């Protein structure tokens, strides 16, 4: 970087689509390890329970416990005893005290405004960013100054009473402070009054002096400190103000009343309508107010080549919130997440009176959803509160658990190992492919598991993490791979299975029997602990274009102008320095990115330095340029003078020609109008004419790519009035100029309203035609309207589909106004110059068309407008309008395209040329009738099958009784009728005969082999086993091959070159000429295949040669070319010649060629076959034949038998043979070619009326046979009749063929004699030895052709022509929205 989709292909435009790249993700298949991150986006929805804010006895009182000591009391062991009792003092108790590192409320102190959630609201000075505060405040810190003197009255706890369910209160009464309150004291401050110096952008600001005024303190101690006040400074935090940035929508245009200044007041730290009285009536907005929707803002994250878009999870920084909605309090700080009160919604207690509560803190627990974690460990480190400290508290935090959510790292083994193992896919059965892949053999242990050690993180102590990280050791290759794709885009193929099903798809689209697209497999790509999918965002998409689009036709220039705002702006000179250039300083946190080091094995991750963070802001300086301001200039613009040209516009007047219509007059039967007609008019007297009149609209000729006007539009001639261009002159002015949102005027035609007016036209209407219908087109009428006048409408292919100006940039050639210049002069001719108009052309410049000084070209300004197609200029809103309707202007939904231009083809009821029995001219025929045959239908057990417009239908069939036969019935065989392999017997095979049931199959019998080295062998048959054979079963749309067809039409292509961006052109087109792309000439072409024609057969004439079976002139012979014999002839068979426009004339272009003539058997291809270009019809044929897949396998194979293909109510083709006298019969007698013959033609002769038969003679065939030609000739009958036409049907009796003529042959006599009298619409051949007509021969074939193929005889008629009907073809051209290509496309309506 690009790629795929519009077309038959092209090119351009345009949309959709795809590969990257990202994620706070979810989902689906699957999941070894570890490290670092991340982890409710939805209900800002409710919340059980724990914990998430305390500390401070070194502020104070009191109470409890414990301790020290005293003192009472009571009084134990124990000593001693005279036993009465002495001593003696544990304990224990009460009071005082001392002490405490206990406890827990309570007064005070500081902290709860931090940290930590969440984004609901906010479009805003809230966020970013620079900036100001002379308008400000900071508790704890830090410094520095001074100070702390002496009083005094309370009041919690507490102890009584008392309400209350409770929660919480009331009253009385005691007490202490670092709690509260006065007084003193004033360096200093604070205010007030008048002052001085200095300074500032304003208001002031700072320092000095003065009067006068105000206001502090607390203690505590372990005697080290600790804290207190007061003021001044810093430092940290904050607070208000500004500049300038910050989404959408004008289908939200006007909003604002405390709204906007002012003057005094309050208020606040502190400015301020922040609030208040009064005054005044301002203030925002198209540089988008205001409403409305939607949003936390920002460093930053993703993409992107960048500018840009998109995003604001984690981390950090600002706001805002704390259930919702209001309030103050306290305090340095809140208008306060775990303070308070008020209201409200929920929720829990309740004794019903009344309370309690807010997880958007950390866990957790319902709900909501596709979807987000543990009611964990610990303060050991970080850092926070409190404290003098010890230390307590910390769900901040640090960590651990869950989760492939997401990055980066490892691992799932490594080496060797061909018998290419087995298996499984395939397959042409040979192999191939998995494939060194596995075994196998060596080896190594990273994660994981086991064991032992065992940190750092802490600075003396103190580790939650954790026996973690991390090291050793032993130990086994074991415990560790999916996932998605393989049509093209995209990298990766095969086989099955389905069979427009089931399914797939991101776009194009794949599936309808050979799917690389569906599903499975094998195999293969790609990634890999993770792979797809879905959603989103950027990229690509230069597809909103600033970098970086356009607008004649693809979407897209306003219908014109005039013009406010704005935008942009001509030549010197000075000046400012607002843009813009240079330098300098601040700033732009932090992470983040980048680059370079460095720390975790590495990476990710982290650190450390640097570097940028394109910005914003101060300040110095430069003055080209833009901008201001000042003074000038004349080239843009204008003005004046002075000149013609003009359908330019109003408004009045006038004129003629036509139509209509009225009145008269001529005249009569018809007019009109049409493709043809009809409505209509007209004997009431029209049309036509003639005169007279009214009335209205239009202005013929001149007139013209002439003229004028911004457009829109102006067209008789005359005056009036008026608007613009334009040529000359160069006096004035002195940049006044260009565009032009809104704006405002003009605006064709129809259309609307009021009032006139109305001849002709002429929507709606009627009526006549047209038509299947005709609500059209045609025709007769005919109303609105058209016309005027005055008010709307405001649109149109309002078009050059081309916006307005300037400038600049070959050239030619008309025309229209002005000008001056040369020559000539009556009319003129050439050049030139400004202005319109128009045509053609270079360069350019366009996708091409095409545009080109009147640009679509190069440049500038300024405007307007487009961003896929359909929905739709349609709905809503809103303006406008008497309406009709205009403007302005969307969505959902739906498509993969809609499109420009321009190229090749078909195709046109375009054109233009030109063939061809195409059509005309003829001849003859189908179509009516009977019969053949083929086909459709029906019918059937079966009526086998294929062939379908031309190019299926007497076609495949060159010939179905059986066979063929593929079809139906019915019996029968399974390795089979048939082909190769094996094993086994056996000698056949093969004939006859019998049996049996028609026949297969089946059984019997008898005849009867070859080689041989005696072993077999060859080769046949029978039995078996199996591979296999069969199959006219389907697919002609899977194929070869053959074949039809257009069309024997004249085309169809290449190679270099040119042209074109390209598909293509071009050559091959043009001019002529041909039967022809056939030749000739021209030509950006030159040349060549493949067709044409020629080469080949066959024919028409010489010729030479050959001369039997063929011929027979001349010479014998004969009944005969019978013989002899001859090659003259005729024939035959071979070679060769003959024609080539060569020769004369004319024409054409001195061509090619045509005409015309001579000579010739035969003239311009001399006839006729053969021969078939690129192609086209998915043309035909699987049923000649040959295949590929797919099916049958005791049957879709095979055999018989018998039937069927022959059915018939019908309808098609194609054909005979009639319908008569050009004929029908009967008699006599003439002339061919070309063929065929041995299971074959078969002669003579006989019999039969006749098929035919007996017969058997020649002929393998220029010899013999088939074989008679047949129309034609002559003779003679028939007389127009359903017939002496005409044979159909039917009877009867026969003849052949053949195993066998019922189904179902063919011919023959006799008899019978049906339609039929020339064919409706409509249709078919044929252009010369042709048509018609006449017969004769063949193939096939045992018989069986009216069909087929082929052959001679006789033997015409027309063709003026290419105008049309109509077929089909060839060149050129045009047009197209068709390319399956007109049997296309496509519209609407109804299912």
């Nucleotide at each position: 970087a690009g790629a795929g989709u519009u077309u038959g292909a092209u090119u351009c435009u345009g949309g959709c689509u795809c590969a990257g790249g990202a994620u706070g993700a979810a989902c689906g298949c699957u999941g070894g390890c570890g490290g670092c991150g991340u982890g409710c986006c939805u209900a800002a929805c409710a919340c059980a329970u724990g914990c998430a804010a305390g500390u401070c006895g070194a502020g104070c009182g009191a109470a409890g416990c414990a301790u020290u000591u005293a003192a009472c009391a009571u009084g134990a062991a124990g000593u001693u005893u005279u036993c009465g009792g002495a001593c003696g003092g544990a304990a224990u108790g009460u009071u005082a005290u001392c002490u405490g590192a206990c406890u827990g409320a309570g007064c005070g102190g500081c902290g709860g405004a931090c940290g930590g959630g969440u984004g609901a609201g906010u479009a805003a000075c809230g966020c970013g960013u620079g900036g100001g505060u002379a308008a400000c405040c900071u508790g704890c810190c830090u410094u520095a100054u001074a100070c702390a003197g002496g009083g005094g009255g309370a009041u919690a706890a507490c102890a009584g009473u008392u309400a209350g369910a409770a929660a919480u209160g009331a009253c009385u009464g005691c007490u202490a402070a670092u709690a509260c309150c006065g007084c003193a004291u004033a360096a200093g401050c604070g205010c007030a009054c008048a002052g001085u110096a200095c300074u500032g952008c304003a208001u002031g600001g700072u320092a000095c002096a003065g009067u006068g005024u105000g206001a502090a303190a607390a203690a505590c101690u372990c005697c080290g400190g600790u804290g207190g006040u007061a003021u001044a400074a810093g430092a940290u935090g904050g607070a208000c103000c500004c500049g300038c940035g910050u989404c959408u929508g004008a289908u939200u245009a006007g909003c604002c009343a405390g709204u906007u200044g002012g003057c005094g007041g309050g208020g606040u730290a502190a400015c301020g309508g922040c609030c208040c009285a009064c005054c005044a009536a301002a203030g925002c907005g198209a540089c988008g107010a205001u409403c409305a929707g939607u949003a936390g803002c920002c460093g930053a994250c993703c993409u992107g080549a960048g500018a840009g878009g998109g995003u604001g999870a984690c981390c950090g920084g600002c706001c805002a919130c704390a259930u919702u909605g209001g309030g103050a309090c306290u305090g340095a700080g809140a208008c306060a997440c775990g303070g308070c009160c008020c209201a409200a919604a929920c929720u829990c207690c309740u004794a019903c009176g009344g309370g309690a509560g807010g997880c958007a803190g950390c866990a957790g627990u319902g709900g909501g959803g596709a979807a987000u974690a543990u009611u964990g460990c610990a303060c050991a480190a970080u850092g926070g509160g409190g404290g003098a400290a010890a230390c307590c508290c910390u769900g901040a935090u640090g960590c651990a658990g869950c989760a492939a959510c997401g990055c980066c790292g490892c691992g799932u083994g490594a080496g060797u190992g061909a018998a290419g193992a087995a298996g499984u896919a395939u397959u042409u059965c040979g192999g191939u492919a998995u494939g060194u892949a596995a075994a196998g053999c060596u080896c190594u242990a990273u994660c994981a598991g086991c064991a032992g050690g065992g940190a750092a993180g802490a600075a003396g102590a103190u580790g939650a993490c954790g026996g973690u990280a991390c090291c050793u050791g032993a130990c086994c290759a074991a415990g560790a791979a999916g996932c998605c794709c393989c049509g093209g885009c995209u990298a990766a193929c095969u086989a099955c299975g389905u069979g427009c099903c089931a399914g797939c798809a991101g776009c194009c689209g794949c599936g309808g029997u050979a799917a690389u697209a569906c599903g499975u497999a094998g195999g293969g790509g790609g990634c890999a602990a993770g792979c797809g999918u879905u959603a989103u965002c950027c990229g690509g998409a230069u597809u909103u274009a600033c970098u970086g689009g356009g607008u004649g036709u693809a979407a897209a220039g306003g219908g014109g102008g005039c013009g406010c705002a704005g935008a942009c702006g001509g030549c010197g000179c000075g000046g400012c320095a607002a843009g813009u250039c240079c330098g300098g300083a601040g700033u732009g946190a932090a992470a983040u990115c980048c680059c370079a080091g460095g720390g975790c094995c590495c990476a990710a991750c982290c650190c450390u330095g640097g570097g940028g963070c394109u910005g914003c802001u101060c300040u110095g300086g430069a003055a080209a340029c833009u901008g201001c301001c000042g003074g000038g200039c004349u080239g843009g613009a204008g003005u004046g003078c002075u000149g013609g040209a003009g359908g330019g516009g109003c408004a009045g007047g006038c004129g003629g020609a036509a139509u209509u219509c009225c009145u008269a007059g001529u005249g009569u039967a018809g007019c009109g109008g049409u493709g043809a007609a009809a409505u209509g008019c007209g004997u009431a007297g029209a049309u036509a004419u003639u005169a007279g009149g009214a009335g209205g609209a239009a202005c013929a000729c001149c007139g013209g790519u002439g003229g004028c006007g911004a457009a829109g539009g102006c067209g008789g001639c005359c005056u009036g009035c008026u608007g613009g261009a334009c040529a000359g002159c160069g006096a004035c002015u002195g940049a006044c100029g260009u565009u032009g949102a809104g704006g405002c005027c003009c605006g064709a035609a129809a259309g609307c309203g009021u009032g006139g007016g109305g001849a002709g036209c002429a929507a709606a209407c009627a009526g006549g035609a047209u038509u299947a219908g005709a609500u059209a087109c045609c025709c007769u009428g005919g109303u609105a309207g058209u016309c005027c006048a005055c008010g709307c409408c405001g649109u149109a292919a309002a078009c050059g589909a081309u916006g307005a100006c300037u400038a600049c940039u070959a050239g030619g050639u008309g025309u229209c106004g002005g000008g001056g210049a040369g020559c000539g002069a009556u009319g003129g001719c050439u050049g030139c110059c400004c202005g319109g108009u128009g045509c053609c052309g270079c360069a350019g410049c366009g996708a091409a068309c095409g545009c080109a000084u009147u640009a679509a070209g190069u440049a500038g300004u300024c405007c307007a407008c487009c961003u896929g197609g359909g929905g739709a200029g349609u709905a809503c809103g809103u303006c406008c309008g008497c309406a009709a309707g205009g403007a302005u202007g969307a969505a959902a939904c739906u498509c993969a395209a809609a499109g420009g231009a321009a190229u090749u083809g078909a195709c046109g009821g375009g054109g233009a040329c030109c063939c061809g029995c195409a059509c005309a001219a003829g001849c003859g025929g189908u179509g009516g009738a009977g019969c053949a045959u083929g086909u459709g239908g029906u019918u059937u057990a079966a009526u086998u099958c294929g062939a379908a417009g031309c190019a299926a239908c007497g076609c495949g069939a060159a010939g179905a009784a059986c066979c063929u036969u593929a079809c139906c019935a019915a019996g029968c065989c399974u390795u089979g009728a048939c082909a190769u392999c094996c094993c086994c017997c056996u000698g056949a095979g093969c004939g006859c005969g019998c049996c049996g049931c028609a026949a297969u199959g089946g059984g019997c019998g008898c005849g009867g082999g070859c080689c041989u080295u005696c072993g077999g062998g060859a080769c046949a048959g029978g039995g078996g086993a199996g591979a296999c054979a069969g199959g006219u079963g389907g697919u002609g749309c899977a194929u070869g091959g053959u074949u039809g067809u257009c069309g024997u039409c004249a085309g169809c292509u290449c190679g270099u070159g040119u042209c074109g961006u390209g598909a293509g052109a071009u050559g091959u087109u043009g001019g002529g000429u041909u039967a022809a792309g056939u030749c000739c000439c021209g030509c950006a072409a030159c040349g060549a295949g493949c067709g044409c024609a020629a080469c080949c057969c066959c024919u028409g004439c010489g010729c030479a040669c050959a001369g039997u079976g063929g011929c027979c002139a001349g010479c014998a012979u004969u009944g005969a070319g019978u013989u002899g014999g001859g090659g003259a002839c005729u024939c035959u068979g071979u070679g060769g010649g003959g024609a080539c426009u060569g020769c004369c004339g004319g024409g054409g272009a001195c061509a090619a060629c045509c005409c015309g003539g001579a000579g010739g058997a035969a003239g311009g291809c001399g006839g006729g076959g053969a021969c078939g270009a690129c192609g086209u019809c998915a043309a035909a044929u699987c049923a000649u034949c040959a295949u590929g897949c797919c099916c049958c396998u005791u049957a879709u194979g095979g055999c018989u038998u018998g039937g069927g293909c022959g059915a018939c109510a019908c309808a098609c083709g194609u054909g005979c043979u009639a319908c008569a006298a050009u004929g029908g019969c009967g008699g006599c007698g003439a002339c061919a070619g070309a063929g065929g013959g041995a299971u074959g033609c078969g002669a003579a002769g006989c019999g039969g009326c006749g098929a035919c038969g007996c017969g058997g003679a020649g002929c393998g065939a220029a010899c013999c046979c088939c074989a008679a030609a047949a129309a034609g000739g002559c003779c003679g009958c028939c007389c127009c009749a359903g017939u002496u036409c005409g044979g159909a049907u039917u009877g009867u009796a026969g003849u052949c063929u053949g195993c066998a003529a019922c189904c179902c042959g063919a011919c023959u006599a006799c008899a019978u004699g049906a339609a039929g009298c020339c064919g409706g619409a409509a249709u078919c051949g044929c252009u010369a030895g042709u048509a018609a007509u006449c017969g004769c021969g063949g193939a096939u074939c045992a018989g069986a052709a009216u069909g087929c193929c082929g052959c001679g005889g006789u033997g015409a008629a027309u063709a003026c022509g290419u105008u049309c009907c109509u077929c089909g073809g060839g060149u050129c051209u045009u047009g197209c929205a068709c390319a399956c290509a007109c049997c296309g496309c496509c519209c609407g309506u109804c299912a």
A computed fold for a 1391-nucleotide RNA from an uncultured bacterium, annotated as small-subunit ribosomal RNA. The sequence is in RNAcentral, with records from ENA, Greengenes and SILVA.